Transfer RNA from Thaumarchaeota archaeon 13_1_20CM_2_39_20, 88 nucleotides, folded computationally. The sequence was found in a public genome assembly. Rfam family: tRNA. Its mean pLDDT, the model's own confidence on a scale to 100, is 80.
RNA sequence: GCGGGGGUCGCCUAGCCUGGUCAACGGCGUAAGGCUCAGAACCUUAUCUCUUAGGAGUUCGUGGGUUCAAAUCCCACCUCCCGCACCA
Numbered sequence: 001g002c003g004g005g006g007g008u009c010g011c012c013u014a015g016c017c018u019g020g021u022c023a024a025c026g027g028c029g030u031a032a033g034g035c036u037c038a039g040a041a042c043c044u045u046a047u048c049u050c051u052u053a054g055g056a057g058u059u060c061g062u063g064g065g066u067u068c069a070a071a072u073c074c075c076a077c078c079u080c081c082c083g084c085a086c087c088a
Stems, first nucleotide, its partner, number of pairs: 001084007010028003020068001029047006048057003061077005
């Protein structure tokens, strides 16, 4: 350099094809509670920010674009992995 695949809420990982029902499946972790003599296991709830609540806001590598609406479509860039090629 060429080809292919990836980057998602603390971690892993779906969702992308076919835009809307998405603060975003599921698991782990964490916190509180239940259960127990105590614990493990198990169960419940919570776990981006703000709010008493209803609700609101922002978010999917970065920056743009399209659209009423983008994690999802388009473009450029950054970065990781795999294969091929090239040089010595």